[in-house]
RNA sequence: GCCCCCGUGGCUCAAGGGAUAGAGCGCUGGUCCGCUAAACUGGAGAUCCGGGUUCGAAUCCCGGCGGGGGCA
Numbered sequence: 001g002c003c004c005c006c007g008u009g010g011c012u013c014a015a016g017g018g019a020u021a022g023a024g025c026g027c028u029g030g031u032c033c034g035c036u037a038a039a040c041u042g043g044a045g046a047u048c049c050g051g052g053u054u055c056g057a058a059u060c061c062c063g064g065c066g067g068g069g070g071c072a
Stems, first nucleotide, its partner, number of pairs: 001071007010025004018055001027043005048064005
């Protein structure tokens, strides 16, 4: 330098163009408990950036940025 894959809460992953972007773990309020843990119940927290397509984009397209892999 070229090619391929990936980028979503703190972490690990979902989400075949349309619903309030979900789940587990973690964090946190409460209940329970002699206390802690467990259990139950509530809460906060995310689409890498900029354009484009579309009535509608996490999803499709283009360009960046970052990570991983391959070739040279």
Predicted 3D model of a 72-nucleotide RNA (transfer RNA) from an Elusimicrobiota bacterium.
Lineage of the source: Bacteria > Pseudomonadati > Elusimicrobiota.
Its Rfam family is "tRNA". Rfam classes the family as a transfer RNA.